The RNA shown here (transfer RNA) has 73 nucleotides and comes from an archaeon. The RNAcentral record of the sequence draws on ENA. Its Rfam family is "tRNA".

[in-house]
RNA sequence: GGGUCUGUAGUCUAGUGGCUAUGACGUCAGCCUCACGUGCUGAAGGCCCUGAGUUCGAAUCUCAGCAGACCCA
Numbered sequence: 001g002g003g004u005c006u007g008u009a010g011u012c013u014a015g016u017g018g019c020u021a022u023g024a025c026g027u028c029a030g031c032c033u034c035a036c037g038u039g040c041u042g043a044a045g046g047c048c049c050u051g052a053g054u055u056c057g058a059a060u061c062u063c064a065g066c067a068g069a070c071c072c073a
Stems, first nucleotide, its partner, number of pairs: 001072007010025003018056001027043005049065005
């Protein structure tokens, strides 16, 4: 330099163009316990890497950029 793939809560992750974006771990609160842990219930935390385009409508499709992984030279 060229090619392929990936980017979604603190971490990991689901998500056929259409309902306020899913679940687990973690965090916080309550219940339970002498207490801790386990267990149960609830809550907070995202505008989906950035920008533009297509569309009535984009996390999803297209383009450019950024970051990372792999392959070729």
The coordinates come from a structure-prediction model, not an experiment, and the mean pLDDT is 80.